[in-house]
Molecule: Glycine riboswitch aptamer
Organism: Gemella sp. GH3
RNA sequence: UUGAUGAGUGUGGGAGAGUCUCAUUCGAGCACCGAAGGUACAAGUUAGUAAUUAGCAAUUUCUAAUGAAAUUCUCAGGUAAAAGAACCACAGUCGGACA
Numbered sequence: 001u002u003g004a005u006g007a008g009u010g011u012g013g014g015a016g017a018g019u020c021u022c023a024u025u026c027g028a029g030c031a032c033c034g035a036a037g038g039u040a041c042a043a044g045u046u047a048g049u050a051a052u053u054a055g056c057a058a059u060u061u062c063u064a065a066u067g068a069a070a071u072u073c074u075c076a077g078g079u080a081a082a083a084g085a086a087c088c089a090c091a092g093u094c095g096g097a098c099a
Stems, first nucleotide, its partner, number of pairs: 006094002009091005018030001020029003031079003037075001038073001040071001044066005050060002
């Protein structure tokens, strides 16, 4: 189920930061941005361990796992326009409850 989560397509909207300097070898250098993608983790939860207890439970300590983003790092990408762009809306495609 008159079709969710998820994935893709089309249309529209869509921020930020250098049209920097040198070289003319297609490279080098400095300064910046965060919204393709990617990195990191808080509370909590789970498990173990120690303390406490006659014992169990609960509580506390320590360790490990799990654990989000528009937070974070700036790896990648970007710093005129164009292109791209998380996200939102609309339309539809795949899929089929894996939410």